[in-house]
Predicted 3D model of a 364-nucleotide RNA (Bacterial RNase P class A) from a Candidatus Hydrogenedentota bacterium. It is recorded under the gene name rnpB. RNAcentral holds the sequence, with entries from ENA.
RNA sequence: CGAGCAGGCCGGACGGUCGCGGCGUCCUUGUGGCGUCGAGGAAAGUCCGAGCUCCACAGGGCAGGGUGCUUCUUAACGGGAAGGCGGGGCGACCCGACGGAAAGUGGCACAGAAACGACACCGCCUACGUCCCUUCGGGGGCCGGCAAGGGUGAAAAGGUGCGGUAAGAGCGCACCAGCGGUCUGGCGACAGAUCGGCUGGUCAAACCCCACCCGGAGCAAUUCCUAAUAGGGGAGCUAUGGAGUGGCCCGCUCCGCUCCCGGGUUGGAAGCUCGAGGCGCACGGCGACGUGCGUCCCAGAUGAAUGGCCGUCUCGGGGGCCUCGGCCCCUAGACAGAACUCGGCUUACAGGCCUGCUCCAUAU
Repeated sequence: CGAGCAGGCCGGACGGUCGCGGCGUCCUUGUGGCGUCGAGGAAAGUCCGAGCUCCACAGGGCAGGGUGCUUCUUAACGGGAAGGCGGGGCGACCCGACGGAAAGUGGCACAGAAACGACACCGCCUACGUCCCUUCGGGGGCCGGCAAGGGUGAAAAGGUGCGGUAAGAGCGCACCAGCGGUCUGGCGACAGAUCGGCUGGUCAAACCCCACCCGGAGCAAUUCCUAAUAGGGGAGCUAUGGAGUGGCCCGCUCCGCUCCCGGGUUGGAAGCUCGAGGCGCACGGCGACGUGCGUCCCAGAUGAAUGGCCGUCUCGGGGGCCUCGGCCCCUAGACAGAACUCGGCUUACAGGCCUGCUCCAUAU
């Protein structure tokens, strides 16, 4: 130099001008003046976990849901950190629902003899038992034995080698893998050593078992104030009236005024932004993180502000000239955008910057 790996950061700057929202202040109370603050790293998806509010709730259990190697961290988490084990990469490093299949139930397509109480298609054997033949060497059959080899399959009941045998087989032995016991190291997941009998297929993102966790709804939660020429309920008063009940009487219902009551609508306020808060330093910790001190105040709208234009500059991109080093012109240019708040995760992102590390090549 090239090719990569991990982590962090920025994501236009300054000035002018016209506007918009909150707060403070002033007055001549207005469509006012002045001052001040005014989007993001994801404000997003709403996927997890909390705070807060209302509802429900003695306690325990069942059902249901979630999480799933270990230890730690945290208010909490399915987040994070450090590790273990397995897999990938030459490496920096990356990925993993990674408890239990020896509690039970169940599944295992096609092919194949057999797919789980394993099996015998091709094949190997004829030692033992028995029958027949015999040229007495043996040959054939029955009863059988075997799982080494072939073949099927994603997978065929440990693997390789030696011994062993009629042929074979953990039948015996050595090494390896797996399982169990003991010892050692580690908080632990686990690792190492050693001994043992030899071996129990795979699937739990199938039911299930084990351990731990979990009440519901959400700021359109919820709370307060509040009208009238709206409506409801109650009490009293009044014409001893009017209307309806098919004509009449009784009865019943409705119509007026005053006072009281609570509910809803409308409107307003609280919730609302000072918070598990940001930044800096010190200390503890490998780290996530914790503790202490200092410092800062950083949007709160409710048809919902956070914007438009101009100038100068800078980064990048495009084009032109050309003495190849500069000059000139055009262009603010990614994803997006608060609505109760916070901790995470995930997803989107023009362009740019920084730090550490790896591999290859070359030089010393």